Molecule: transfer RNA
Organism: Dehalococcoidales bacterium
RNA sequence: GCCAGCGUAGCUCAGUUGGUAGAGCAACGGUUUCGUAAACCGUCGGUCAAGAGUUCAAAUCUCUUCGCUGGCU
Repeated sequence: GCCAGCGUAGCUCAGUUGGUAGAGCAACGGUUUCGUAAACCGUCGGUCAAGAGUUCAAAUCUCUUCGCUGGCU
């Protein structure tokens, strides 16, 4: 330099034939216990990497940029 994949909650990841964004773990609160852990119930947490375009509507489609990973040279 060229090509491909990935970027979504604090962490690990779902979410494709475009239609109000989810799970597990973590954190916090509660129940239980003499107490802790575990278990159970609940709550919080996101400008879906950034910008632009298409569309009534974009995490999702198109373009550009940035970052990470891999391959080729």